[in-house]
RNA sequence: CUCGCGGGAGAGAUCGGGACUGCCUCGGCAGACCCGGAGCCGAAGGCGCAACCGCCCCGGAAACGCUCAGGCAAAAGGACCGCGAG
Numbered sequence: 001c002u003c004g005c006g007g008g009a010g011a012g013a014u015c016g017g018g019a020c021u022g023c024c025u026c027g028g029c030a031g032a033c034c035c036g037g038a039g040c041c042g043a044a045g046g047c048g049c050a051a052c053c054g055c056c057c058c059g060g061a062a063a064c065g066c067u068c069a070g071g072c073a074a075a076a077g078g079a080c081c082g083c084g085a086g
Stems, first nucleotide, its partner, number of pairs: 001086007014037005020031004039072003045068001046066003052060003
């Protein structure tokens, strides 16, 4: 460094519109998809400052900051930690 397993946070199941499927007491309900709006999060990534570090005047660089990307039910993802293998 790579792979596998386990753990792994934060923030709305937000609002409006479109159209699809199913159910139905034909009033509605549920699910998922697309577009747009404001609000929010920060632990993929990216960027910035720079604590810090090193082979030291040159480099590396955060869990800090920004929020472009990403995310805000579940799922997925997930810095980081532990174990195993190469």
Glycine riboswitch aptamer from uncultured Brevundimonas sp., 86 nucleotides, folded computationally. The source organism's lineage runs through Bacteria, Pseudomonadota, Alphaproteobacteria, Caulobacterales and Brevundimonas. The coordinates come from a structure-prediction model, not an experiment, and the mean pLDDT is 80. The sequence is in RNAcentral, with records from MGnify.